[in-house]
This is a predicted structure of a 116-nucleotide RNA (Guanidine-I riboswitch aptamer) from Tumebacillus permanentifrigoris.

RNA sequence: UGAAAGCGAAUCUAGGGUUCCGCUUUGCCUGCAUGGGCAAAGGCUUGGACCGAGCGAUUCGAAUGUCCGCCUGUGAUGGACGGACAUGACACCGAAGGGACAAAAGCCCAGGCGGG
Numbered sequence: 001u002g003a004a005a006g007c008g009a010a011u012c013u014a015g016g017g018u019u020c021c022g023c024u025u026u027g028c029c030u031g032c033a034u035g036g037g038c039a040a041a042g043g044c045u046u047g048g049a050c051c052g053a054g055c056g057a058u059u060c061g062a063a064u065g066u067c068c069g070c071c072u073g074u075g076a077u078g079g080a081c082g083g084a085c086a087u088g089a090c091a092c093c094g095a096a097g098g099g100a101c102a103a104a105a106g107c108c109c110a111g112g113c114g115g116g
Base pairs, nucleotide, nucleotide: 007061008060009059010058011057012056015051016050020048021047022045023042024041025040026039027038028037029036030035063087064086065085066084067083068082069081070079071078090111092115093114094113097109098108099107
């Protein structure tokens, strides 16, 4: 100076909207009454359920390293595998655009683009 690798999943949370279920309002129908049914509107309706973080959490794993065991062999520094331990890093600032599901988002394009 250059190359390669620095990963994945699950369960949650921050966050998110409105198909579905509730809730509220209005109208109509029904009913002796409390109520019930239908339709429309409302997510500036706490909610059920749903989506959900590269730079949030936890767990499990891929991969890698060291040691031990096992196998081949005259001889392991070789080899698929097993076990133990360890690693599995870091990630500042800022808009805009597009995409999916009903729709939105810290989801995906994207550790992109731009700046430090």
The sequence was found by an Rfam model in a public genome assembly. It matches the Rfam family "Guanidine-I riboswitch aptamer". Rfam describes the family as follows. This family represents a conserved RNA structure found upstream of the ykkC and yxkD genes in Bacillus subtilis and related genes in other bacteria. Model confidence (mean pLDDT): 80 of 100. Taxonomically the source falls in Tumebacillus (Bacteria, Bacillota, Bacilli, Alicyclobacillaceae). The model forms 97% of the base pairs in the Rfam consensus.